[in-house]
RNA sequence: AAAGGGCAAACCCGCCGCGAGGCGGGGACGCAAAACUACGGGCCUUCGGUUCACCCCAGUGAUACCGGCCGAAGGUUGCCGGGUUGCCGAA
Repeated sequence: AAAGGGCAAACCCGCCGCGAGGCGGGGACGCAAAACUACGGGCCUUCGGUUCACCCCAGUGAUACCGGCCGAAGGUUGCCGGGUUGCCGAA
């Protein structure tokens, strides 16, 4: 390479979850490990804390939401890496 096949993105429906997301069915964008593992990193979610603006002598406004940082708990293996296992076969 070939052969036998395998998995299943987005999207839709149902269910679970605060959420990220997960499970089942349909469906195929793709995948030689797109099998398993949350161990390292990245990203995402929730909660808590902190950080505000004007002004700079003093004070005034907001104290909701969003963003940044830190911590905790989760998610993502089809984001990357590590670990484990694995079909065929030139080899």

c-di-GMP-I riboswitch aptamer from uncultured Urbifossiella sp., 91 nucleotides, folded computationally.